[in-house]
Source information
This is a predicted structure of a 539-nucleotide part of an RNA (large-subunit ribosomal RNA, domain I) from Ruficoccus sp. ZRK36. Lineage of the source: Bacteria > Pseudomonadati > Verrucomicrobiota > Cerasicoccaceae > Ruficoccus.

Context: one part of a larger RNA
Formats: sequence, C1' cells, structure tokens
RNA sequence: AGCAAUAAGUGAAUGCCUUGGCGAUAUCAGGCGAUGAAGGACGUGCCAAGCUGCGAUAAGCUCUGGGGAGCGGCAUAGACGCUUUGAUCCAGAGAUUUCCGAAUGGGGCAACCCCGCCUUAGGGCGACUCCCUCCUGAACACAUAGGGAGGGUAGAGCAAUACCUGCUGAAUUGAAACAUCUUAGUAAGCAGAGGAAAAGAAAGCGAAUGCGAUUCCGUCAGUAGUGGCGAGCGAAAGCGGAACAGGGCAAACCGGGGAGAUUUAUCUUCCCGGGGUAUGGACUCCGAUAUGGGACCGUGAAUGUGAGGAGAAGCUUCUGGAAAGCUGUACCAAAGAGGGUGAAAGUCCCGUAACCGAAACAGAAUCGGCCCUAGGAUGUUCCUGAGUAGCACCGGACACGUGAAACCCGGUGUGAAUAUGGGCGGACCACCGUCUAACCCUAAAUACUCGAUAUCGACCGAUAGUGAACUAGUACCGUGAGGGAAAGGUGAAAAGUACCCCUGUUAGGGGAGUGAAAAGUACCUGAAACUUAUUGCUU
Repeated sequence: AGCAAUAAGUGAAUGCCUUGGCGAUAUCAGGCGAUGAAGGACGUGCCAAGCUGCGAUAAGCUCUGGGGAGCGGCAUAGACGCUUUGAUCCAGAGAUUUCCGAAUGGGGCAACCCCGCCUUAGGGCGACUCCCUCCUGAACACAUAGGGAGGGUAGAGCAAUACCUGCUGAAUUGAAACAUCUUAGUAAGCAGAGGAAAAGAAAGCGAAUGCGAUUCCGUCAGUAGUGGCGAGCGAAAGCGGAACAGGGCAAACCGGGGAGAUUUAUCUUCCCGGGGUAUGGACUCCGAUAUGGGACCGUGAAUGUGAGGAGAAGCUUCUGGAAAGCUGUACCAAAGAGGGUGAAAGUCCCGUAACCGAAACAGAAUCGGCCCUAGGAUGUUCCUGAGUAGCACCGGACACGUGAAACCCGGUGUGAAUAUGGGCGGACCACCGUCUAACCCUAAAUACUCGAUAUCGACCGAUAGUGAACUAGUACCGUGAGGGAAAGGUGAAAAGUACCCCUGUUAGGGGAGUGAAAAGUACCUGAAACUUAUUGCUU
C1' cells in the first nucleotide's frame, strides 16, 4: 500500500405512515360595492416576534336559539381570571368597524398633509357624471347656451386568467419557397351583460301525400360544393332525439284633453284611455256574457337548507409493555360505512342505519290581487311599420376566394308600391308555389366554475402530489415587470434522563434512572459512496 472481516462514524436512500394535494359525481350558489367593496396599512393579548381572530367597544360587545362542564385560538410554562345565576363552543340576527383603497372636501411619493361650513364637545356635511324639480340668465327682442339650489338606496370599482354578446384585430405556421389562400375572425385589446348569455314565433325551408319559432346533440357527410380546383375549407334540407310556449305594440276607428292656424267652422299637431295585431283587423249586421289561462305581485303548505337530539349489542384464557390478536362461550343488526383507542374491535369511544328537530332563508301547494281570453256573415270603404324595399357602385358575411352568385348586412347615391300590393323559391324571365319586411318581448333543453355541502377514486404519498402537507407566493433574487425555493415522522404516554463523576466549558461523555426499546428532542427505519479503529492475509 492492497484485499477482507469486525466495531463505529458520516450520510441520507429505502420501507412504513399522512395532516396536503389531484381528479370526478350529485345538489346548491353564481356575485360584492358610495349603507364605502375586493385587497391592504397600522393597531389590538398579563407577558406577544409570527400566523389566526378582531378594530380605539379591537383573540372581542348585545340578543335569540342549540348545548351541558369545562374554558381563556395555533401555543404545551408561569401569573391571574371566567363558569350550573349555564361559561367556552355552535347557528342566526344586530352593534362597533382606525387609516388607505372606485376613494369621492383639496392635495399627495397609498395607508400621509392641508381646509371650509354646521353643530356643539358626541359628531355631521362638502368629488364628478346622469335623472327629476326649481331659480337665474349672455352675445340677441323672445329664447337658448351658461350659472346656481334642492331631491335620488342612480352610475363608477372589484371578482373565476371560466362561460356569453358586440367592436377592433395580428403573426409565427401550412402551402414542403411565396404573394391569393391558410393559421383565423384564432391570440390579443376594448366595451357590455347575466346566472346563464345569444337566438326566437317565418317577407322561413324547398319541391312532397309537404314541413311549421329558437337552441343543443346524433346522423345526413368529409357528401353537395368551394379552392394559386394547390394546401386546404366544408354545408343545408331531411331523419332520430333533448326541451317545448307563445305573446305585446304602431296604424285604421271611437272618446277625452292641450297647443297652433285661420275662412269661426274646420284643419294640423301632441298627449291620455279604449280598440287591434295574420286564423288579418277597423267599419256594418247577427250571436254570446261564460269558460279557460298567466312568464306578474303578495300569502306561504309540503319539503329543503341552516346549530342539533336520541341511537342496539361482550365477557373471558394465553402471549405481550399494551389486546382489538389467540382460546372458550354469548349477543345486536333497517346499524358488519368509516375513524380512533398502547398490535388487527359490529357489541370500548366517536359514529353508522332508521327516526326526531328551531327564529331566519328558499319554496312550483293553497288563497287573494292584478292581467289576458269568443264566434259567424257581407265586402262599397279604411288600415297594416319610408328616406324603407328596390336599383347602381364599393365592401362584408354566407361552406361558397366575383364567380352564372342568388339570399343576408353595411357605406355612398338614387328611390317605389300599398293587399288587384310586396319579398322569396341560388343569375334572369314566365307559370306555379310560399311567406307578409322596414317595431318589441319571451322560460326550457345549451356553455362555464372563484365557491358551499356530501360522496367516490385499478389517483400521488414528501425529488411524488398544487409552487406551497411546515411562519408559502413565505425566505431570497431583481430598479421594475417579474422570478421563486428548501423544509413532514421521539414515544402508547414526556415518563424529555433526579442524583454523582470527568472538565477551562451552559460542549460532550461515563455511571444511575425512565421506557417494551434510548427511540434522547442533531430523535422511526437508517442502504451506498466516504472516514476511523482493531484484527487477519498478501506484497
């Protein structure tokens, strides 16, 4: 020096565990905010750095209900208190709620500075915009603009990086290059809304014995088409399902009221009420006076949510530190789901099945209010949405790239008819058919999940699973936008080693003691690399 063995150390793998995650199902909820939100700053405890709670009434105050013996959060010591006159705790309703923040009296480098008025010694009001009412009031006579006052539970900001509608709108990419095209009306930006949104009761579909609002799913079908006919893009009717629901105005006509014009009798215009809405209506005639319904408002039954209540049945031998294991012999079961207890418990504890339960909240029963609701005949007359439809040019959107390009939407220009009318049926025309534009509303079936409750998993088990099982969006890094960790386990119970000794030593160790075991807080198990000591062998 090498190899090996043994005994230790270092080190943290592995095994076992789970407080935390991940995914899903069902039901709910789908908003909060000027009555000041979300989110923060600073405070607040006997001692108090952090987290949690709370707000100068500050780990809390009041009331109602539940509950029934302990309690003063995480958090274990000490001190001091509270509590059967019912505390702590749980549910509900209130009070208080500093300062910043839309932040709103003015300012500002957020959590700070400065002010006016009224009240009085407690405080209150004072931003902007919009709406309503009133006062005032220019150029310019009336007026208008402007100014001022009063009133408003009006708006703003935040939230789930989700879902929805609208406006604006890329590029990488693909075409094996690239320009039309594609990616894609996607990403992103902006605006707005709701628990869903949007769409929606045919000026539809499209050709059959026709159908009959919208939405969503399956199919039709990768079809018909479209396409530098390249890459690609890509329907619809119909059929099968989910869910089903239809209504209201404008106008004609009638009645009432106001204003204006004038030829004093009408006309024009505005408002209110009736009427009426595609099965067209008004108007005229005949007939009926009831029935049915509602998506509105209230009431609020069942029921649900939201604290809870009660809830069956076992002892023993042996082993062991400990029995739930084993042995013997019982019992309950609408309960043998699950968890805990010193190892593995239906009958020890918490629970579980079935049952019972409150102010408040939800609530489709019921009742009340309110609202809607009828036919037939004749067809002389009247009405049925105008800068609209159509057309021209230019764009967009339609699966459809301008094409033979209809239908739909927009810009510019032009510009009808009036139901004997008008649009459409993929250029266009005829015939035939179909619908009735230029006003509005409408549940369900559909999309999503920040969150609540319950349950589940051939999901993870601390380098995994969330970045985060622990003081985690913390420590730390960066001027900033932003980036972003590591870190779980003594034991059944602290029983956490009294006392003695070594020593410069609150280090460490040796005895002694605890414990089943030192497992000794650098704590379960404790592999390997690496280190030390001893011994053996080889050189």